A computed fold for a 266-nucleotide part of an RNA from Ktedonobacter sp. 13_2_20CM_53_11, annotated as large-subunit ribosomal RNA, domain VI.
Context: one part of a larger RNA
RNA sequence: CGCAGGAAAAGAGAGGGAAGUCAUCUUCAGUACGAGAGGACCGAGAUGGCUGGACCGCUGGUGAGCCAGUUGGGGGGCCUCCCCCAGAGCUGGAUAGCUAUGUCCAGAAAGGAGAAGCGCUGAAAGCAUCUAAGCGCGAAGCCGCUCCCAAGAUCCAUUUUCCCACUCGCACAGCGAGUGAAGAUCCCAGGAAGAAGACCUGGUAGACAGACGACACGUGGACGCUUGGUAACAGGUGAAGCGAAGUCGUGCUGAUGAUCGAACGG
Numbered sequence: 001c002g003c004a005g006g007a008a009a010a011g012a013g014a015g016g017g018a019a020g021u022c023a024u025c026u027u028c029a030g031u032a033c034g035a036g037a038g039g040a041c042c043g044a045g046a047u048g049g050c051u052g053g054a055c056c057g058c059u060g061g062u063g064a065g066c067c068a069g070u071u072g073g074g075g076g077g078c079c080u081c082c083c084c085c086a087g088a089g090c091u092g093g094a095u096a097g098c099u100a101u102g103u104c105c106a107g108a109a110a111g112g113a114g115a116a117g118c119g120c121u122g123a124a125a126g127c128a129u130c131u132a133a134g135c136g137c138g139a140a141g142c143c144g145c146u147c148c149c150a151a152g153a154u155c156c157a158u159u160u161u162c163c164c165a166c167u168c169g170c171a172c173a174g175c176g177a178g179u180g181a182a183g184a185u186c187c188c189a190g191g192a193a194g195a196a197g198a199c200c201u202g203g204u205a206g207a208c209a210g211a212c213g214a215c216a217c218g219u220g221g222a223c224g225c226u227u228g229g230u231a232a233c234a235g236g237u238g239a240a241g242c243g244a245a246g247u248c249g250u251g252c253u254g255a256u257g258a259u260c261g262a263a264c265g266g
């Protein structure tokens, strides 16, 4: 820009893409077959490998502004305590998120046309013949089935819902100006979204982010005081103190402000 007014949604699908796998075991059945040795088809069920997708409740990993311990040096005048540097100093753990080696799911079954092939009926050619007319079966393959994208599918589809007038002026079949619908955008606060655009949530009629509170979870028992001990240290106060991304609550702080969009539609 188009889809003959503007707008918000919904669910279909022309077309496109993905997928398509293998093995073992049980049963049928030690049956059919076979002198025996051996040993099935068909059908039913289970498990695993591989591949793909999703997810983080479990098992783990990571987690550099979380917690604790600790070495050397430096600092806050000294002790205590705290801070800084040393590869994040080193070490032990670890929330969210992201993850696989973890978990779940799928690669299923129908259907159609048919390759090689196997057949039925059957003449040319009184026979025979699957073929010449006609008909049937038949493959991980083809079309579909399954999943994903999808109306720029210009044959631009379909359905639902929402919106569309007044005032003033003039030289008055009309023209000009003002107001600016539904809705959308910029902007702002953000994000399970993201290279930028885009997408999603919210913008006071508000829980969008921060702060705060509670909880969860992590670390693992703070400082100070006190008791015991000569002391190192241990016990009590006290499942303490401190905490990132988590959940819920709470308008305390910040979401200011601006623009586009029209006259019932050839």
Stems, first nucleotide, its partner, number of pairs: 001152001005163006015149004021049007033038001050107006059100004066093005071086006111143002117137004164265001166178005183260004187203005208254003212249004217243003224237005
Its Rfam family is "Bacterial large subunit ribosomal RNA".